Notes
SAM riboswitch aptamer (S box leader) from Cecembia rubra, 110 nucleotides, folded computationally. The organism belongs to Cecembia, within Bacteria. The coordinates come from a structure-prediction model, not an experiment, and the mean pLDDT is 83. Rfam family: SAM riboswitch aptamer (S box leader). Gene Ontology term of the family: regulation of gene expression.
RNA sequence: GAUUUAUAAAGAAGAGGCGAGAGACAGGCUCUACGACCCUCUGGCAACCUGGAAAAUCCAAGGUGCCAAUUCCUGCCGGCCGAUAAUAUUGUCUUCCGGAAAUAUAAAUU
Numbered sequence: 001g002a003u004u005u006a007u008a009a010a011g012a013a014g015a016g017g018c019g020a021g022a023g024a025c026a027g028g029c030u031c032u033a034c035g036a037c038c039c040u041c042u043g044g045c046a047a048c049c050u051g052g053a054a055a056a057u058c059c060a061a062g063g064u065g066c067c068a069a070u071u072c073c074u075g076c077c078g079g080c081c082g083a084u085a086a087u088a089u090u091g092u093c094u095u096c097c098g099g100a101a102a103u104a105u106a107a108a109u110u
Base pairs, nucleotide, nucleotide: 001110002109003108004107005106006105007104008103013042014041015040016039017038021031022030023029025075026074027073028072043067044066045065047064048063049062050060051059052058053057071102076099077098078097079096082093083092084091085090086089
């Protein structure tokens, strides 16, 4: 890197360094010189693995992960309500719902 499966409405920040963009992509929106993002240290969370408790469930925090916003929202398909344009059935927009895709993470395999 690839494949499969599972999960993604919960949870969890301080210090130091650096100095301009960051939130995967596009649009929106947001964060950011009151210093974001990233790196280091410390602290924390507990999703999967692991260990323990008979077990539902809980505890631990060893491995991975994570600690702005639902995966920040939307993106493709379908459905409901409403609005609107043409027009007699379609187009467009919007709230909500379901599914898919994408992305992320874990576990297993390769």